Model confidence (mean pLDDT): 82 of 100. Transfer RNA from a Pyrinomonadaceae bacterium, 74 nucleotides, folded computationally. The source organism's lineage runs through Bacteria, Pseudomonadati, Acidobacteriota, Blastocatellia and Pyrinomonadaceae.
[in-house]
Order: sequence, then C1' cells, then structure tokens
RNA sequence: GCGCACGUAGCCAAGCCGGUCAAGGCGACGGUCUGCAAAACCGUUAACCGUCGGUUCGAGUCCGACCGUGCGCU
Repeated sequence: GCGCACGUAGCCAAGCCGGUCAAGGCGACGGUCUGCAAAACCGUUAACCGUCGGUUCGAGUCCGACCGUGCGCU
C1' cells in the first nucleotide's frame, strides 16, 4: 500500500429478506428466602446502534467517505 471481516447497553451478544416498542445472558440495584450468608426465585436497570453524509415515506439493517480493531497478501 491492497483485500476481507467486524464496530449494537459497564461486558458478551441477537437482529443484517429496511417498517410500530432494538432479543437474550453476565453485571449492578431492590425484594423473597435464611440465624447470617451463598444458591435459587421475583422485580428494576441502562444502548436510538463507531463518526459524517447519501438513498427512501421510513435504515441498526442499503450506498459512500473517514476512524478504530482483527486477519490475510505484497
């Protein structure tokens, strides 16, 4: 320098055939239980989706540029 993949809550991660409220798990907080605690169970909690722009009635979800991470090639 070139190519490919990825970038969604504190962490992991689904959604990628575009359409009302963006799953789930871990964590955190509160409660039940317990002599106390752990475990278990119940409830609550936070993301508008890397940034900017474009297409569209409508985009996390398509297109472009850029930024970052990983892998490969020279």
The RNAcentral record of the sequence draws on ENA and MGnify.